Record summary: Large-subunit ribosomal RNA, domain IV from a freshwater metagenome, 331 nucleotides, folded computationally.
Context: one part of a larger RNA
RNA sequence: CCUCAAGGAACUCGGCAAAAUAGCGGCCGUAAGUUAGCGAUAAGGCCUGCCCUUCAUUAAGUUGAGGGGCCGCAGCGAAAGAUUCCCUAGCGACUGUUUACCUAAAACACAGCUCCCUGCGAACUCGUAAGAGGAUGUAUAGGGGGUGACGCUUGACCGAUGCCAGAAGGUCAAGUACGGUUGGUGAGAUUAUAUCAAGCUGGACUGUAUAAGCCCUGGUGAAUGUCGGCGAUAACUAUAAUCGUCCUAAGGUAGCGUAAUUCCUUGUCAGGUAAGUUCUGACGUGCACGAAUAGCGUAACGACUGGGGAACUGUCUCGAGGAUUUGCUCG
Numbered sequence: 001c002c003u004c005a006a007g008g009a010a011c012u013c014g015g016c017a018a019a020a021u022a023g024c025g026g027c028c029g030u031a032a033g034u035u036a037g038c039g040a041u042a043a044g045g046c047c048u049g050c051c052c053u054u055c056a057u058u059a060a061g062u063u064g065a066g067g068g069g070c071c072g073c074a075g076c077g078a079a080a081g082a083u084u085c086c087c088u089a090g091c092g093a094c095u096g097u098u099u100a101c102c103u104a105a106a107a108c109a110c111a112g113c114u115c116c117c118u119g120c121g122a123a124c125u126c127g128u129a130a131g132a133g134g135a136u137g138u139a140u141a142g143g144g145g146g147u148g149a150c151g152c153u154u155g156a157c158c159g160a161u162g163c164c165a166g167a168a169g170g171u172c173a174a175g176u177a178c179g180g181u182u183g184g185u186g187a188g189a190u191u192a193u194a195u196c197a198a199g200c201u202g203g204a205c206u207g208u209a210u211a212a213g214c215c216c217u218g219g220u221g222a223a224u225g226u227c228g229g230c231g232a233u234a235a236c237u238a239u240a241a242u243c244g245u246c247c248u249a250a251g252g253u254a255g256c257g258u259a260a261u262u263c264c265u266u267g268u269c270a271g272g273u274a275a276g277u278u279c280u281g282a283c284g285u286g287c288a289c290g291a292a293u294a295g296c297g298u299a300a301c302g303a304c305u306g307g308g309g310a311a312c313u314g315u316c317u318c319g320a321g322g323a324u325u326u327g328c329u330c331g
Base pairs, nucleotide, nucleotide: 001322002321003320004319006317007316010315015312025047026046027045028044033038035149049070050069051068052067053066054065055064056063071075084310085309086308087307088306089305090304091302092301096108097107112147113146114145115144116143117142118141124133125132126131150297151296152295153294155227156226157225160224161223162220163219164218165217166216169215170214171213175210176209177208178207179206180205181204182203183201184200185199188196189195190194228246229245230244231243232242255289256286267283268282269281270280271279
């Protein structure tokens, strides 16, 4: 590297690997869904050479449609080249990017959405500075944070932290200004020892006045964040629309839900199988979902990740034979 009876995924974590399908040629045909573009070469079926001839056509034995005939196992007579397909779910919208040399992804990015800052000598970044970028731009601009197409949406809480605004009051530094106490000197005064006024002068202690900040008063969630407990109650039972009570800043809204989240758990029911810890659809008792650390959907797309099926096969039952090359041994 090739081939294989019967079976055909029984292999295995997993159809890994291999096999198989085949030709973006012609004709026919093509579903759900959908953002109406797609899906789609969906799927699936048939045909394909050469010769003669009719019609149309051509510059042309050029092309198209039809009829007849011939050969082979086989007519893209294939060297290169050159799709397996279907159903269903998760995640991410997509094309793209990434761990050069173990991870290509559900990670990053993205268009879109949103918040904050910035009036130009801009904010921001680099630099000690000069200066430079931003930008030979000017809020339809630039910088930063978050989310991540699209559709429907994005609930409550400002008590804590942050940010913004405010200024009545409280607190509060150095410096400075003005005072107080204390020292030295003191020509002047006096009893001539000593004490002291004015003036000059040094330090120490201390008082009053003086900013932002903090305390304080408000605002703010697509800011960091947070989103309860117990008891009772309906004419079987069960359950609780309802009531009581405690606490809180407020008690999780819509939607989804055993989930990439569920411990108990292989939850229960249904489907698929002869048999299903996986899968799909429901249920909700959510240990410990939840709304731009976004929630729930979603056509298209994906060397992504589950589950099922068709085809196909040495993956396997279960091995066997062969080709080529090579190590060792023998000759």

It matches the Rfam family "Bacterial large subunit ribosomal RNA".